[in-house]
RNA sequence: CUCUUAUCGAGAGCGGCGGAGGGUUCGGGCCCGAUGAAGCCCGGCAACCGGGGGCAACCCACGGUGCCAAUCCCCGCACGGGUGUCCGUGAGGGAUGAGAG
Numbered sequence: 001c002u003c004u005u006a007u008c009g010a011g012a013g014c015g016g017c018g019g020a021g022g023g024u025u026c027g028g029g030c031c032c033g034a035u036g037a038a039g040c041c042c043g044g045c046a047a048c049c050g051g052g053g054g055c056a057a058c059c060c061a062c063g064g065u066g067c068c069a070a071u072c073c074c075c076g077c078a079c080g081g082g083u084g085u086c087c088g089u090g091a092g093g094g095a096u097g098a099g100a101g
Base pairs, nucleotide, nucleotide: 001101002100003099004098005097006096007095008094013042015041016040017039021032022031023030026076027075028074029073043068044067045066048064049063050060051059052058072093077090078089079088080087081086
């Protein structure tokens, strides 16, 4: 990097360093940020892998990842509904885990 598959409406600091940016990419919105962004450390959440279990419910969290504003912040395509700038479903794209090449 490619493929398969599962999940993506819940959860997570009034800490330290740091200094201006950030919300994956493009376009359009809308937000967060000096009452301090990113990043690093600590801390925490969750429970995919993992470990228990009559293996079903469920339990654990030392280890491998992951995650810690807003639904994957929202829309870009299709379909359905609505008088309506609106709502819903799906596709596509993306993220993460596990497995395969």
Model confidence (mean pLDDT): 84 of 100. This is a predicted structure of a 101-nucleotide RNA (SAM riboswitch aptamer (S box leader)) from a Bacillota bacterium. It matches the Rfam family "SAM riboswitch aptamer (S box leader)". Gene Ontology term of the family: regulation of gene expression. It was read from a public genome assembly, where an Rfam model found it. Taxonomically the source falls in Bacillota (Bacteria, Bacillati).